[in-house]
RNA sequence: CAUUGAAAAAGGCAAACCAUGCGCAAGCAUGGGACGCAAAACUAAAGGGCCCUGCAAAAAGGGUAGCCAGUUACCAAU
Numbered sequence: 001c002a003u004u005g006a007a008a009a010a011g012g013c014a015a016a017c018c019a020u021g022c023g024c025a026a027g028c029a030u031g032g033g034a035c036g037c038a039a040a041a042c043u044a045a046a047g048g049g050c051c052c053u054g055c056a057a058a059a060a061g062g063g064u065a066g067c068c069a070g071u072u073a074c075c076a077a078u
Base pairs, nucleotide, nucleotide: 002078003077004076005075012037013036017032018031019030020029021028022027035066041071042070043069047068048067049064050063051062052061053060
């Protein structure tokens, strides 16, 4: 440097649900809580998907990175 994530270690994150607050909604924040995760770290800026608002249809706006994606990185093996 590249590939891989079988075993191991140091650690990390946190679905559903509950409480409080915000939002028309999707959904979000904080605390509790763990279904899982080798990028479940960061990015909604570029592309696709999905969801919501909107509407006759659209345009437009919003959300989702734990759907794909982009960027960077720990440990180990080869």
The RNA shown here (c-di-GMP-I riboswitch aptamer) has 78 nucleotides. The model forms 95% of the base pairs in the Rfam consensus. The sequence was found by an Rfam model in a public genome assembly. The coordinates come from a structure-prediction model, not an experiment, and the mean pLDDT is 79.